[in-house]
Context: one part of a larger RNA
RNA sequence: UUUUGACCUCAAAUCAGGCCAGACUACCCGCUGAACUUAAGCAUAUCAAUAAGCGGAGGAAAAGAAACCAACAGGGAUUGCCUCAGUAACGGCGAGUGAAGCGGCAAAAGCUCAAAUUUGAAAUCCUGGCUCCUUUGGGGUCAUGAGUUGUAAUUUGAAGGUUGAGUUGUUUGGUGUCACACAUUUCUAAGUCCAUUGGAACAUGGCGCCUUGGAGGGUGAGAGCCCCGUGAGAGAUGUUGUGGUAUCAUUAUACUUCUCUUCCGAAGAGUCGAGUUGUUUGGGAAUGCAGCUCUAAGUGGGUGGUAAAUUCCAUCUAAAGCUAAAUAUUGGCGAGAGACCGAUAGCGAACAAGUACAGUGAUGGAAAGAUGAAAAGCACUUUGAAAAGAGAGUGAAAAAGUACGUGAAAUUGUUGGAAGGGAAGGGCUUGCAAGCAGACACGAUCCUCU
Numbered sequence: 001u002u003u004u005g006a007c008c009u010c011a012a013a014u015c016a017g018g019c020c021a022g023a024c025u026a027c028c029c030g031c032u033g034a035a036c037u038u039a040a041g042c043a044u045a046u047c048a049a050u051a052a053g054c055g056g057a058g059g060a061a062a063a064g065a066a067a068c069c070a071a072c073a074g075g076g077a078u079u080g081c082c083u084c085a086g087u088a089a090c091g092g093c094g095a096g097u098g099a100a101g102c103g104g105c106a107a108a109a110g111c112u113c114a115a116a117u118u119u120g121a122a123a124u125c126c127u128g129g130c131u132c133c134u135u136u137g138g139g140g141u142c143a144u145g146a147g148u149u150g151u152a153a154u155u156u157g158a159a160g161g162u163u164g165a166g167u168u169g170u171u172u173g174g175u176g177u178c179a180c181a182c183a184u185u186u187c188u189a190a191g192u193c194c195a196u197u198g199g200a201a202c203a204u205g206g207c208g209c210c211u212u213g214g215a216g217g218g219u220g221a222g223a224g225c226c227c228c229g230u231g232a233g234a235g236a237u238g239u240u241g242u243g244g245u246a247u248c249a250u251u252a253u254a255c256u257u258c259u260c261u262u263c264c265g266a267a268g269a270g271u272c273g274a275g276u277u278g279u280u281u282g283g284g285a286a287u288g289c290a291g292c293u294c295u296a297a298g299u300g301g302g303u304g305g306u307a308a309a310u311u312c313c314a315u316c317u318a319a320a321g322c323u324a325a326a327u328a329u330u331g332g333c334g335a336g337a338g339a340c341c342g343a344u345a346g347c348g349a350a351c352a353a354g355u356a357c358a359g360u361g362a363u364g365g366a367a368a369g370a371u372g373a374a375a376a377g378c379a380c381u382u383u384g385a386a387a388a389g390a391g392a393g394u395g396a397a398a399a400a401g402u403a404c405g406u407g408a409a410a411u412u413g414u415u416g417g418a419a420g421g422g423a424a425g426g427g428c429u430u431g432c433a434a435g436c437a438g439a440c441a442c443g444a445u446c447c448u449c450u
Base pairs, nucleotide, nucleotide: 027058028056029055030054031053038045042092068075069074079106080105081104082103089097090096110322111321112320113268123151124146125145127143128142129141130140131139132138133137160264161263164260165259166258169255170254172249173248174247175246176245177244178243179242180241181240182238183237184236185235186234187233188232191207192223193206194205195204196203208225209224210214216228217227218226273294274293275292276291277290278289279288300317301316302315303314304313357364358363377404380391381390382389383388
């Protein structure tokens, strides 16, 4: 000094990036929770720890590396299948309900926190600026901030740490290329020969061809050879994954395996457990869960399917957490198939179907497919206001005319025939008439032969 400006403090608008509701819900997890039914009645029981209802998630979920199973010469996370077994057990011990260990198989995978003094050093992390790179990010450096009421490293019970002695081993990423898998995509066999019928040849007869291809569909009628495909192969592109290989960069006086040895060795609380009530279970002097009351221990604690005491033994280590596969799947997405149905069937829906329509609403909820090979969907004339008709035309066909393939029956109209006193109708017997079919005979006409 800028007056349409600057600085300070606020407010609003617009907002990089990030987060949440809601929907869907076949399968999955948690909560809540009936009754019909069965018991030939019904109350416990059963239906059922189901349906309806509520909440939550994923491509799977849940569960899961033992406070397990066992009682063996022990096994060794979870899940699923076979078996155990309609067994043990529960049950007005009625009706009924009803597991688990072992064994065999599928799939396999193990781990991390809290609790320790790094104490000769917060060694840790977020954000921002600058810079470099192989750029949803990473490295370096700087500065605030978080943080000692604790961020890292180390350790997780099968341990582990520490002292000393020996001893084993080495990482990650980029780029190129090859192989396999996956997705998309390209190419590849052989008649449209002759005759006939027909609107049309894909038919029939004749003569050929291919076949690791004669599945199927289309094309004016039954097409291996017309078209798409089919079979068997050969490629291209993509990005992802796996493996091999080449090359570049990176690493450390860093990390690590095992044996012996010294001294240590921390391990989850209103929890375990007990009482009681409710519920649940095959779980029975109480399998699990929940409420209330009481409420621990540390050579401790839990379990050992009959309550309690004493004693011994066995086996695990709860009250913190993560974890692929085998498994489930009437929803969604993407494929393949069928001894399934074939338009009153099959989904309610082959069609402008959860549509039209009904109901205040919750809700209920249809009917409805086919001209033709091709619209060639009837030019034009004529009557009529028009609709429509009569001609004409298209077409293989209009006896296929957008009320359209075929077009049954009840029923209606029209035309023709027949009958009729005891309703019509029905049964049996018989005669007559009409019609149809066949055989024989005769006659007429025509054709052929003589």